[in-house]
Context: one part of a larger RNA
């Protein structure tokens, strides 16, 4: 890993509610007895239980009662429908819809493996080193001492068995749940073993490694409470038909878990209740403004005080410094407001609409992680696919068309069919359906087909001011001077380091000097003017496209792509293409009103036919089926072939059910009712085959 079989809301007791049936001011037995059965069924049993009356703590009273001085007032009551089986919903309580620990506790079983220890045994080639002590010899008054010999100590050397494993390779469905091979430590010792034996889980043993205590030890193993618990994960089987959420707020050792409201459902009840739009009445202090408060901020003015300065240092004066208060001008505020919307709420009145629309009770859920998009904030960094309110969507729980590809953007909400129209968004040159469709413009950048300050004689389109045939702009030719080197400063300062001042003269024009240059002068050159030449030349704003700015990682990759100069962009127009949208034609179903027919306890039930209106769906409710063992009742089928298996173009909306062939070779299935071990694809499921 495929198959095939197994595999999960169950049973019981009370409670509750709805159906539905018996009896009813009453219902109804239990336990137990009787007869009798193949087993219900049937007669007994009234003990007790629920109901019919409450009120009070309680004497107690009683449709009332309690409080109470009360005949008040208040508080709980009365104006009758129960109750006993069926079946279903849900509720405790039980294991309680299946599986699943880690652990806890009892009672045992282990020390043939391994830790320690205890009794008796056994083993440790060969070689090397040579300690005490002894002799001797020497030495010495005698010794110590020195030399030789001898001797044979030691957790001593090297190194086999034996013990261990330091590297490193091989092994990794191995040869092996730890091994082989190399190379290595130790090998008279705290040594190595071989038998019996002790020590046991809240414990033992441990040269401590939390390490061992039979191949998994921070508490062994087997069984037993035990189906521990598991707010936690996974899984939880057949159809169709109707609605149709939630992710929110309150408490909560509460945060991924509850409860109760909210929001579904179903069922009865109420009905001009509910919504929508007009108008019409409100309450309010936000958007934005404003500065009249409460602050905050800047320029001037004017003027307390404060500092600096003068002075007889007390008076007094002064000041290009600070500055209260006050006046102009102009600002800023969530916790400022002299002002103040638009929308939203609130009611009221009129139309409109009769909606799976309010609103009351019951039953029975499910949601409490939400997510992104536009708007209004808050936190952050006016960062986030960030977070955390508040409106609205849309996914969630939404499918079609669009956005190249896509939960949340845009269009549109899928009951079936159709080789039938028409549109929405977004398209119409190929890809690719359907204009190379029509006027009018921009763009030259592949801008389009990502970005900013900022920078630019890109280039349309506007407004607004200049010069211009009395010759402009641009170029060319030519002048640009004198007082004067202008005065100060300075070595120098002569237009042209710097400061003051910036006249006056000749002129067609020429600055006490635009830039360059020199130490300084000198050159160059500009403003200004005149000449040539012949027509348009400047300035500033506002605006439309565009240009630089502009740099990344596997390969072009910032139009899906080709490829486009329109197949961009703007503006008008008209055609068409485009979905599960709408429309047609045909069908189902649901509802909701009209009729008709039947049945009726007269409330209404069922079916038929017209017409309206519905029919996306997670979690969930609610409703109608299918089919599977088995059971009771009926009529049946079958060796002239049953169940099953297999094939096949039949029927049914569907769960499904027919029929026929061929196989098989003995039992089977239809109506109606009942009962339940009753439907498989998921659980690292569980067995079995391959």
């Nucleotide at each position: 890993g495929c198959c095939g079989g197994c595999g999960a809301g169950u049973u019981a007791a009370u409670c509750u509610c709805u159906g539905u049936g018996g009896c009813a001011a009453g219902g109804u037995u239990a336990a137990g007895g009787g007869a009798g059965u193949a087993a219900u069924a049937c007669c007994c049993g009234g003990a007790g239980c629920c109901g019919u009356a409450g009120c009070g703590a309680a004497a107690g009273c009683g449709a009332g009662u309690c409080u109470g001085a009360u005949a008040a007032g208040g508080g709980c009551g009365a104006g009758g429908a129960g109750u006993c089986g069926c079946a279903g919903g849900g509720a405790u309580u039980a294991g309680a819809c299946a599986c699943g620990a880690a652990a806890c506790c009892u009672a045992g079983u282990g020390a043939g493996c391994u830790a320690u220890c205890c009794a008796u045994g056994g083993c440790c080639a060969g070689g090397g080193u040579g300690a005490a002590g002894c002799g001797a010899g020497u030495c010495u008054a005698a010794a110590c001492g020195c030399u030789c010999g001898u001797g044979g100590a030691g957790g001593c050397c090297c190194g086999a068995a034996c013990c261990u494993u330091u590297a490193g390779c091989u092994g990794a469905u191995g040869c092996a749940a730890a091994a082989g091979c190399u190379u290595g430590g130790g090998a008279u010792g705290a040594g190595c073993u071989g038998u019996g034996g002790a020590u046991a889980g809240a414990g033992g043993u441990g040269a401590u490694a939390u390490g061992c205590c039979a191949a998994a030890c921070g508490a062994a193993c087997u069984a037993g409470g035990a189906g521990a618990u598991a707010g936690c994960u996974u899984g939880u089987u057949c159809u169709c038909c109707c609605c149709g959420a939630a992710a929110u707020a309150g408490c909560u050792u509460u945060a991924g878990g509850g409860c109760u409201a909210g929001c579904g459902u179903c069922u009865c009840g109420c009905g001009u209740u509910u919504a929508g739009u007009a108008c019409u009445g409100g309450a309010g202090g936000u958007a934005g403004a404003g500065c009249a408060c409460u602050g905050g901020a800047u320029g001037g003015g004017c003027u307390c005080g404060g500092g600096g300065g003068c002075u007889u240092a007390u008076c007094g004066c002064u000041u290009a410094c600070c500055a209260a208060a006050c006046c102009c001008a102009a600002c800023c505020a969530a916790a400022c407001u002299c002002c103040g919307a638009a929308u939203g709420c609130c009611a009221g009145u009129a139309c409109u609409c009769c909606a799976g629309a309010g609103c009351g009770a019951g039953g029975c859920a499910g949601u409490c992680g939400g997510a992104c998009u536009a708007c209004g904030g808050g936190a952050g960094a006016u960062g986030a696919g960030u977070u955390u309110c508040g409106u609205a969507g849309u996914c969630g729980a939404g499918a079609g068309g669009g956005a190249a590809a896509g939960a949340g953007c845009c269009c549109a909400g899928a009951c079936c069919a159709u080789c039938g129209g028409c549109u929405a968004a977004g398209g119409u040159c190929c890809u690719u359906a359907a204009a190379u469709c029509u006027g009018a413009a921009c763009u030259a950048a592949g801008u389009g087909g990502a970005a900013a300050a900022c920078g630019a004689u890109g280039u349309g389109g506007g407004a607004c001011u200049g010069u211009u045939g009395a010759g402009a702009c641009a170029g060319c030719c030519a002048g640009g001077a004198g007082g004067u080197u202008u005065g100060c400063u300075u070595a120098g300062a002569a237009g042209c380091a710097g400061c003051c001042a910036u006249c006056c003269u000749u002129u067609a024009a020429a600055g006490a000097g635009u830039g360059c240059g020199u130490a300084a002068c000198a050159g160059c050159u500009c403003a200004c003017u005149g000449g040539u030449c012949a027509a348009a030349c400047g300035g500033u704003c506002c605006u439309g496209c565009g240009c630089g700015g502009a740099u990344a990682a596997u390969u072009u990759a910032a139009c899906g792509g080709g490829g486009c100069u329109a197949a961009g962009u703007u503006c008008a127009g008209u055609a068409c293409c485009g979905a599960a949208g709408c429309c047609a034609u045909g069908g189902g179903u649901c509802u909701c009103g009209g009729u008709c027919a039947c049945c009726u306890g007269c409330g209404g039930g069922u079916g038929g036919c017209c017409g309206g209106g519905g029919c996306g769906g997670u979690a969930g409710g609610g409703g109608a089926g299918c089919g599977u063992u088995c059971u009771g009742c009926c009529a049946g089928c079958g060796c002239u072939g049953a169940a099953g298996g297999u094939c096949g173009a039949c029927c049914g909306u569907a769960a499904g059910g027919a029929c026929g062939g061929c196989u098989g070779g003995a039992g089977c299935g239809g109506g109606c009712a009942g009962a339940a071990g009753u439907g498989a694809g998921a659980a690292u499921g569980c067995c079995g085959g391959c």